[in-house]
Context: one part of a larger RNA
RNA sequence: GGAUGAACGCUGGCGGCGUGCUUAACACAUGCAAGUCGAACGAACCCUUCGGGGUUAGUGGCGGACGGGUGAGUAACGCGUGAGAAUCUGCCCUUAGGUGGGGGACAACAGUUGGAAACGGCUGCUAAUACCCCAUGUGUCUACGGAUGAAAGGCUUCGGUUGCCUGAGGAGGAGCUCGCGUCUGAUUAGCUAGUUGGUGGGGUAAAGGCCUACCAAGGCAUCGAUCAGUAGCUGGUCUGAGAGGAUGAUCAGCCACACUGGGACUGAGACACGGCCCAGACUCCUACGGGAGGCAGCAGUGGGGAAUUUUCCGCAAUGGGCGAAAGCCUGACGGAGCAACGCCGCGUGGGGGAGGAAGGCCUGUGGGUUGUAAACUCCUUUUCUCAGGGAAGAAGAUCUGACGGUACCUGAGGAAUCAGCAUCGGCUAACUCCGUGCCAGCAGCCGCGGUAAGACGGAGGAUGCAAGCGUUAUCC
Numbered sequence: 001g002g003a004u005g006a007a008c009g010c011u012g013g014c015g016g017c018g019u020g021c022u023u024a025a026c027a028c029a030u031g032c033a034a035g036u037c038g039a040a041c042g043a044a045c046c047c048u049u050c051g052g053g054g055u056u057a058g059u060g061g062c063g064g065a066c067g068g069g070u071g072a073g074u075a076a077c078g079c080g081u082g083a084g085a086a087u088c089u090g091c092c093c094u095u096a097g098g099u100g101g102g103g104g105a106c107a108a109c110a111g112u113u114g115g116a117a118a119c120g121g122c123u124g125c126u127a128a129u130a131c132c133c134c135a136u137g138u139g140u141c142u143a144c145g146g147a148u149g150a151a152a153g154g155c156u157u158c159g160g161u162u163g164c165c166u167g168a169g170g171a172g173g174a175g176c177u178c179g180c181g182u183c184u185g186a187u188u189a190g191c192u193a194g195u196u197g198g199u200g201g202g203g204u205a206a207a208g209g210c211c212u213a214c215c216a217a218g219g220c221a222u223c224g225a226u227c228a229g230u231a232g233c234u235g236g237u238c239u240g241a242g243a244g245g246a247u248g249a250u251c252a253g254c255c256a257c258a259c260u261g262g263g264a265c266u267g268a269g270a271c272a273c274g275g276c277c278c279a280g281a282c283u284c285c286u287a288c289g290g291g292a293g294g295c296a297g298c299a300g301u302g303g304g305g306a307a308u309u310u311u312c313c314g315c316a317a318u319g320g321g322c323g324a325a326a327g328c329c330u331g332a333c334g335g336a337g338c339a340a341c342g343c344c345g346c347g348u349g350g351g352g353g354a355g356g357a358a359g360g361c362c363u364g365u366g367g368g369u370u371g372u373a374a375a376c377u378c379c380u381u382u383u384c385u386c387a388g389g390g391a392a393g394a395a396g397a398u399c400u401g402a403c404g405g406u407a408c409c410u411g412a413g414g415a416a417u418c419a420g421c422a423u424c425g426g427c428u429a430a431c432u433c434c435g436u437g438c439c440a441g442c443a444g445c446c447g448c449g450g451u452a453a454g455a456c457g458g459a460g461g462a463u464g465c466a467a468g469c470g471u472u473a474u475c476c
Base pairs, nucleotide, nucleotide: 001476002475003474004473006472007471008470009469010468013346014345015344016343017342018341019339020338021304026302027301028300030299031298032297035062036061037060040059041058043056044055045054046053047052069257070256071255078182079181080180081179082178083177084176087174088173089172092170093169094168095167096166097165098164099163100134101133102132103131109124110123111122112121113120114119139148140147141146153162154161155160183229184228185227190220191219192218195217196216197215198214199213200212201211202210232254233253234252235251236247237246238245239244259280260279261278262277263276282293283292284291285290310336312335313334314333318332319330320329321328322327349379350378351377352376359370360369361368362367384413385412386411387410388409389408393403420465421464422463423462424461425446426445427444431460432459433458434457435456441448442447
């Protein structure tokens, strides 16, 4: 000098665009953040012009594995980069074929009953794109004999349309393996028993000690194993002429986590933030028998801290889920609010104006300086206030805008509403007077202050930057 997710002190007019718990992965009141489909199904209720329409608890389907948050853990194939083979893939696209026959239940509901509640028990009835069986069968397995193995309908103006099943291919996604790279410590030198390899078996979507039985005795390490400490990684960001050093907020990719630890279920996909089970700590309810909860989602509260915002508006746009659609949901997102936290832009007026007014300060008392500064005069209206008009953003013929009566435009008024902060001994741009008297104090370093202090405090003046200016912290 540059930089910052900054903080503190003094000061503070506006706009645009960004950014905003770096600390306690501390605890959380309240509201909202994931639903949707009646064109899968029975039923109940409501309306009815008797054609039909509507609402929905339940069964069923799809979605809740995305989107959003955080960085605790992790020194690892976690990440980055390049390669690879033994894999899976809902929805979507292309393509081939199929969609025949039959059956039994369970919710809802009704009755009854237990419990304070959470939530159940028993009996009976019922539908389906829920469940099961038979058939067919490209497929799969095969010792080539054979074995195994599927489906579902809905709507309809009867033209169709949308589903369902089995193959093949694609796209995108995911799992796995390897080469190389990836912080510090040797005041950590040895580490290892499923350990290293083989065979048989199991397991997985899939290779594999992934697991298991047996066999062999290997495997790693001074080219740093093991242990300990620290840490999410990257694209990037800051700095620097570069090499490098530092860093990993916001945005984007990957990973990990979801009160702590463990576990599986469902599913194309999870070992699942707003699912389930068990254990633990904590909080709450209780009729003491037993139950409920998880903000590292958006706001918000307490706490910690030098320190970090509204319990706002809207689904109008973009995107996502469901739906044939209308549409519903969406604290993703789009916006507004707060904060000079940052960057950029604008303003606080412009021209003229000397008897160089008054006042202040200094003074060799002549004057010098503040200073064209003010007054005064002539203009302008960016800003400001008021009034009128008023968007684009809408994609889609009509209709649809949270932002917002915002941006912007026009008119009127009046210089009107708007300047501070630090410094002035040298480094380092900027000097005098008064007060103080090694006191009070200053200070980044050198150093100032003990009676004329350009270094302390005040004043006048000056210098620098400016809606900021200084200080502190950290990096280069």
Molecule: small-subunit ribosomal RNA, 5' domain
Organism: uncultured bacterium